[in-house]
Molecule: transfer RNA
Organism: Candidatus Melainabacteria bacterium
RNA sequence: GCCGAUAUAGCUCAGUGGUAGAGCAACGGUUUUGUAAACCGUAGGUCGUCAGUUCGAAUCUGACUAUCGGCUCCA
Numbered sequence: 001g002c003c004g005a006u007a008u009a010g011c012u013c014a015g016u017g018g019u020a021g022a023g024c025a026a027c028g029g030u031u032u033u034g035u036a037a038a039c040c041g042u043a044g045g046u047c048g049u050c051a052g053u054u055c056g057a058a059u060c061u062g063a064c065u066a067u068c069g070g071c072u073c074c075a
Base pairs, nucleotide, nucleotide: 001071002070003069004068005067006066007065010024011023012022013021018055026042027041028040029039030038048064049063050062051061052060
């Protein structure tokens, strides 16, 4: 330098054009002599950035950034 994959909640991930979700973690409560577990509830998101297409974009298109992998070149 080229190619590909990935980027969504604190963590791990789902969601392929029409209300952004799950598990775990956090917080509150119920229960228990107490703790854990269990159950109920609450909160938590610029969907990597910028632009484009569209009535409407996490989702489609382009550029860029970061991470990972592969290839190539030079020495």